[in-house]
Context: one part of a larger RNA
RNA sequence: GGAUGAACGCUGGCGGCAUGUCUAAGGCAUGCAAGUCGAUUGAUUUUUUAGUGGCUUCGGUUACUAACGGAUCAAGGCAAACGGGUGCGUAACACAUUGGUAAUCUACCUCCGACACGGGCAUAAUUAGCCGAAAGGCUGAAUAAUACCCGAUGGUCUCAGUAAUACAUAUGUAAUAUUGAGUAAAGCUCAGGCAGUCGGAGAGGAGCCUAUGGCCUAUCAGCUAGUUGGUAGUGUAAGAGACUACCAAGGCUACGACGGGUAGCGGGUGUGAGAGCACGGCCCGCCUCACUGGGACUGAGACACGGCCCAGACACCUACGGGUGGCUGCAGUCAAGAAUCUUCCGCAAUGGCCGCAAGGCUGACGGAGCAAUGCCGCGUGCAGGAUGAACCCCUUCGGGGUGUAAACUGCUUUUCUUCGGGACGAAUCCGUGACGGUACCGAAGGAAUAAGCCACUGCUAAUCUCGUGCCAGCAGCAGCGGUAAUACGAGAGUGGCAAGCGUUAUCC
Numbered sequence: 001g002g003a004u005g006a007a008c009g010c011u012g013g014c015g016g017c018a019u020g021u022c023u024a025a026g027g028c029a030u031g032c033a034a035g036u037c038g039a040u041u042g043a044u045u046u047u048u049u050a051g052u053g054g055c056u057u058c059g060g061u062u063a064c065u066a067a068c069g070g071a072u073c074a075a076g077g078c079a080a081a082c083g084g085g086u087g088c089g090u091a092a093c094a095c096a097u098u099g100g101u102a103a104u105c106u107a108c109c110u111c112c113g114a115c116a117c118g119g120g121c122a123u124a125a126u127u128a129g130c131c132g133a134a135a136g137g138c139u140g141a142a143u144a145a146u147a148c149c150c151g152a153u154g155g156u157c158u159c160a161g162u163a164a165u166a167c168a169u170a171u172g173u174a175a176u177a178u179u180g181a182g183u184a185a186a187g188c189u190c191a192g193g194c195a196g197u198c199g200g201a202g203a204g205g206a207g208c209c210u211a212u213g214g215c216c217u218a219u220c221a222g223c224u225a226g227u228u229g230g231u232a233g234u235g236u237a238a239g240a241g242a243c244u245a246c247c248a249a250g251g252c253u254a255c256g257a258c259g260g261g262u263a264g265c266g267g268g269u270g271u272g273a274g275a276g277c278a279c280g281g282c283c284c285g286c287c288u289c290a291c292u293g294g295g296a297c298u299g300a301g302a303c304a305c306g307g308c309c310c311a312g313a314c315a316c317c318u319a320c321g322g323g324u325g326g327c328u329g330c331a332g333u334c335a336a337g338a339a340u341c342u343u344c345c346g347c348a349a350u351g352g353c354c355g356c357a358a359g360g361c362u363g364a365c366g367g368a369g370c371a372a373u374g375c376c377g378c379g380u381g382c383a384g385g386a387u388g389a390a391c392c393c394c395u396u397c398g399g400g401g402u403g404u405a406a407a408c409u410g411c412u413u414u415u416c417u418u419c420g421g422g423a424c425g426a427a428u429c430c431g432u433g434a435c436g437g438u439a440c441c442g443a444a445g446g447a448a449u450a451a452g453c454c455a456c457u458g459c460u461a462a463u464c465u466c467g468u469g470c471c472a473g474c475a476g477c478a479g480c481g482g483u484a485a486u487a488c489g490a491g492a493g494u495g496g497c498a499a500g501c502g503u504u505a506u507c508c
Stems, first nucleotide, its partner, number of pairs: 001508004006504005013378006019371002021336001026334003030331003035078003040075007048067008085289001087287001095213003099209003104206003109202007117151004126141006157182007165174003187194002215261003222252003227249008264286004268279004291312005314325004342368001344367003350364001351362004381411004392401003416445006425435001428431001452497005457478003463492005473480002
């Protein structure tokens, strides 16, 4: 000198764009953050309309049925594994780059081929009864489906066998013929469509493996028993001591094993001429965790932040028998701290889930709010105006400085205030905008609403006077102060930067 997710002191006019708990992965009140589908299904209830019946004071009222809708409960489907947060752990195939998978999986989407025949048992909501303070639970009865089950058919599917071909070579892979065995399906409809099953291909996604790379420490030198390899199995979507049994005795290490400390990794960021050094906040990719520890279930996908089970700590409710909870989602609160924001608006846009759609949900996201936290831009007026007012300061008392500065005259209106108009963003013919009556445009008014901070001995741009008297104090280093201090305090002047200026901390 540059830089910062900064903080502190003094000061503070506006706008745009960013950024904002770096500490306690400490505890959390409250609200919201994942639902949706009636074109899968069973119920309950209800608005309107129509029909039929009863009553009727002829106005209506009530019961049933039907139709179009609404709300609620339940079964079923898809989603909830994404999106959002965090950096505790992790020195590791976690990450980055490079290959491999002939050792693998893949819901939704696209394309291609083939198909959907017949039958059956339940169960929830509901209802009846009961238990419990509650959370919730038990028993009996009834019922539906794209729920579940059985059978049929079927292939280029799966498994086993035989024959022969091509490729590969470590087991193998692909395709062909043939034999045997096994496994499918679901309907709805507004009649347009939407779904279903099996097989193949694609796209995107994921798992596993390999080589290489990137911290400190030897005041850590030896480490290892599933350890290293083999055989057989188990297990998985899949290779493997991943796991089990048996057999062998191996495997790693000064090119640093093992141990200890620290740490998410990368794209990148800061600095620097570069080499390098330091860092990894915001944004993007990957990983990791979800009160702590463990476990599996469901599923195409989880060992699952707002799912389940167990244990523990903590907190809350309780009728003392027993229950409930998990903000490292968005806001907000307490605590900690030098320190870090609104319990805001909207689904209009982009995107996601569900739905044929209409649409619903979406604290993702789009916006607004707060904070000079940063970067950038603008303004606080412009021109004229005296050998030069006054105050104030200095003085050799002659004068000098402040200083064209002010006053005064003329002008302008960025900004400001008021009034009027008023978007783009909408993709889509109509309609649809949170932001927002915002941006922007026009008119009027009036210099009107807007300057500070630090320094002035040298390094280092900028000096005099007074006060103080090794005191009070300053200070980055050298050093100032003990009676004329350009170094302390004040004033005037000057210099630098400017809505900021200084200080502190950290990196180069």
The part of an RNA shown here (small-subunit ribosomal RNA, 5' domain) has 508 nucleotides and comes from an uncultured Candidatus Berkelbacteria bacterium. Its mean pLDDT, the model's own confidence on a scale to 100, is 87. It matches the Rfam family "Bacterial small subunit ribosomal RNA". Its family is annotated with structural constituent of ribosome and ribosome in the Gene Ontology. It was read from a public genome assembly.